Predicted 3D model of a 100-nucleotide RNA (TPP riboswitch aptamer (THI element)) from an uncultured Thiotrichaceae bacterium. Its mean pLDDT, the model's own confidence on a scale to 100, is 76.
RNA sequence: UAGCACUUGUCGGGGUGCCUAACAAAAUUGUUAAGCUGAGAUUAUACCCGUUUGACUUGAUACGGUUAGUACCGUCGUAGGAAACAAGGCGGAUGCCAUA
Numbered sequence: 001u002a003g004c005a006c007u008u009g010u011c012g013g014g015g016u017g018c019c020u021a022a023c024a025a026a027a028u029u030g031u032u033a034a035g036c037u038g039a040g041a042u043u044a045u046a047c048c049c050g051u052u053u054g055a056c057u058u059g060a061u062a063c064g065g066u067u068a069g070u071a072c073c074g075u076c077g078u079a080g081g082a083a084a085c086a087a088g089g090c091g092g093a094u095g096c097c098a099u100a
Stems, first nucleotide, its partner, number of pairs: 003090002006088005011050004016044001017036002020033005056081003062075004
């Protein structure tokens, strides 16, 4: 010096679904309540993520499982795409110099 768990500051990216009931509505749908999973599901002074093998998205109403459920779990997936800088700190690959 490369690299980097972590911390701080500022900046940026992302998701906000599913079932049931009531009401409104010709229907689609919308509002409210409660339930499910989760970090986050009523846009939260919130949560997660920022170079990448766990943010998110595409494939995808995919495939397998499960369920009240197009939700949820897994595969796909070291896949394609995807948003950052600085300081501190850890560390001492590698290179150079000196000594023994």